The RNA shown here (transfer RNA) has 71 nucleotides and comes from Candidatus Portnoybacteria bacterium RBG_13_40_8. The RNAcentral record of the sequence draws on ENA. Model confidence (mean pLDDT): 83 of 100. Lineage of the source: Bacteria > Bacteria candidate phyla > Candidatus Portnoyibacteriota. Rfam family: tRNA. The family's RNA type in Rfam is transfer RNA. Gene Ontology term of the family: triplet codon-amino acid adaptor activity.
RNA sequence: GGGCGAUUAGUUCACCGGUAGAACGCUUCGUUUACAUCGAAGAGGAUGGGGUUCAAUUCCCUAAUCGCCCA
Numbered sequence: 001g002g003g004c005g006a007u008u009a010g011u012u013c014a015c016c017g018g019u020a021g022a023a024c025g026c027u028u029c030g031u032u033u034a035c036a037u038c039g040a041a042g043a044g045g046a047u048g049g050g051g052u053u054c055a056a057u058u059c060c061c062u063a064a065u066c067g068c069c070c071a
Stems, first nucleotide, its partner, number of pairs: 001070007010024004018054001026042005047063005
């Protein structure tokens, strides 16, 4: 320098045009002498910018970061 892939909750991952979910973690409550376990409830998120669309996490362009391959 060229090609490909990834970027979603604190972490690991789903969802791939129509209100964004799970597990673990976190908070509160109950249970316990206490802790753990268990049960109930809750908070928390689409990498930035632009475009297409009635509607974009999803499609297109661009930037950034990370990874892989080639030279």